Model confidence (mean pLDDT): 88 of 100. This is a predicted structure of a 349-nucleotide part of an RNA (small-subunit ribosomal RNA, central domain) from an uncultured Porphyromonadaceae bacterium. RNAcentral holds the full RNA, with entries from ENA and SILVA.
Context: one part of a larger RNA
RNA sequence: UUGGGUUUAAAGGGUGCGCAGGCGGCAUGGUAAGCCAGCGGUCAAAUUGCGGGGCUCAACCCCGUACCGCCGUUGGAACUGCCGAGCUAGAGUGCGUGCGAUGGUGCCGGAAUGCGCAGUGUAGCGGUGAAAUGCAUAGAUAUUGCGCAGAACUCCGAUUGCGAAGGCAGGCGCCAAGCACGUUACUGACGCUGAGGCACGAAAGCGUGGGUAUCGAACAGGAUUAGAUACCCUGGUAGUCCACGCAGUAAACGAUGAUCACUGGCCAUUCGGCUUAAUUGCGAGUUGAGGGGCUGAGCGAAAGCGUUAAGUGAUCCACCUGGGGAGUACGCCGGCAACGGUGAAACUC
Numbered sequence: 001u002u003g004g005g006u007u008u009a010a011a012g013g014g015u016g017c018g019c020a021g022g023c024g025g026c027a028u029g030g031u032a033a034g035c036c037a038g039c040g041g042u043c044a045a046a047u048u049g050c051g052g053g054g055c056u057c058a059a060c061c062c063c064g065u066a067c068c069g070c071c072g073u074u075g076g077a078a079c080u081g082c083c084g085a086g087c088u089a090g091a092g093u094g095c096g097u098g099c100g101a102u103g104g105u106g107c108c109g110g111a112a113u114g115c116g117c118a119g120u121g122u123a124g125c126g127g128u129g130a131a132a133u134g135c136a137u138a139g140a141u142a143u144u145g146c147g148c149a150g151a152a153c154u155c156c157g158a159u160u161g162c163g164a165a166g167g168c169a170g171g172c173g174c175c176a177a178g179c180a181c182g183u184u185a186c187u188g189a190c191g192c193u194g195a196g197g198c199a200c201g202a203a204a205g206c207g208u209g210g211g212u213a214u215c216g217a218a219c220a221g222g223a224u225u226a227g228a229u230a231c232c233c234u235g236g237u238a239g240u241c242c243a244c245g246c247a248g249u250a251a252a253c254g255a256u257g258a259u260c261a262c263u264g265g266c267c268a269u270u271c272g273g274c275u276u277a278a279u280u281g282c283g284a285g286u287u288g289a290g291g292g293g294c295u296g297a298g299c300g301a302a303a304g305c306g307u308u309a310a311g312u313g314a315u316c317c318a319c320c321u322g323g324g325g326a327g328u329a330c331g332c333c334g335g336c337a338a339c340g341g342u343g344a345a346a347c348u349c
Base pairs, nucleotide, nucleotide: 004320005319006318007303008302012317014200015199016198017197021193022192023191025087026086028084029083030082031081033080034079035076036075037074038073039072040071041070042069048066049065050064051063052062053061054060090190091187092186093185094183095182096181097180098179099178102176103175104174105173106172107171108170109153113149114148115147116146117145118144119143120142124135125134161168162167205246206245207244208243209242210241215239219235220234221233222232257316258315259314260313261312262311264295265294266293267292269290270289271288272287273286274285275284276283298305299304322349323348324347331342332341333340334339
């Protein structure tokens, strides 16, 4: 390389948008580049394939013939391409109805925590396996009232919902986006995927400025212990929060790329549509879209997956090719740095 693979054995890019590229619905006319056929030219000889022959066989040698390739020419028109004119089943738009913790921003709320002031009150509080450090007669802990600050939103809450992923949860408003269903009015293949590229991207981290209630790396002290640079306790800085900028990683996981089509059932559930039920009901049936559970065929090494496929097929992208060395070194690119991206070899088993 061919092949074979990528849930768990090595292997799906963290996610989206999208240029190039690859691939692409139904029907029709044309064209003839791909494609097919005939004929001609060329393809030196040897070699190779096939048929035959000669050395006792074979290797070897001899004779005949052929495939393939390229060029030209004459035809063919199913398929692919190209050109023209169409279609509506893909895709999109409009209109109607709805849904959600989707994003951004502003305002508001109560509980808890800590602190301040004041009242009551007196000797302890706190903490642990047990203690001690710590706090407290300068009046703590407890309790009551008033006030301030920052952060997070109990119940509802769910096997729930939304988002491309990361992720998103107190209430209300404003701005913006998305999706589903219904209608079949409009466009008429406008589609799928997507190397590079661009954007987004938890936590921690970095820069500047603010904020700092709680928690809390580092650090200090108290314990434990043979020791204890830990686990436990008392404190506590950065950080945790906000604005702007950077960083760009993760068990970024469904460890399962995206899109389309096809292939049995059962159960409950979320959001729509339709039909039906009205002497007492709050359901029943059906049809779409979504998130779950169980099982069949099939698949799978098994575990298991099973219309949300890991089944059956198609298109495009990404990735794998024994373990260690190593996600290291070197180089390059990016970054303020931390570091990130790309990514070997010697050697060794």